[in-house]
């Protein structure tokens, strides 16, 4: 310097051909118990890495860019 591949809630992921942003934990409340865990209800929590574009509409297409991850090439 080139190339792939990934980045969505605190984590670990899911979104199908472009139109409802979710799932498990775990967090906050109530129910059951003397109490605690488990179980059972229910709530909250996201600028979808970042910046522009297309588009009536972008988590999804297009440029750029930044981080990790690998592969090639350079290395006197």
């Nucleotide at each position: 310097g080139g190339g792939g591949c990934u980045g969505u809630a605190g984590c670990u992921c899911a979104g199908c051909u472009g139109g409802g942003a979710g799932a498990g934990c775990g967090c906050g409340g109530g129910c059951u118990u003397u109490g605690c865990a488990a179980g059972c209800c229910u709530g909250a929590g996201g600028u979808c890495g970042a910046c522009g574009g297309u588009u009536c509409g972008a988590g999804c297409c297009c440029g750029u860019u930044c981080a990790g991850c690998u592969c090639c090439a350079c290395c006197g």
Record summary
A computed fold for a 76-nucleotide RNA from Polyangium fumosum, annotated as transfer RNA. It matches the Rfam family "tRNA". From the family's description: Transfer RNA (tRNA) molecules are approximately 80 nucleotides in length. Model confidence (mean pLDDT): 82 of 100.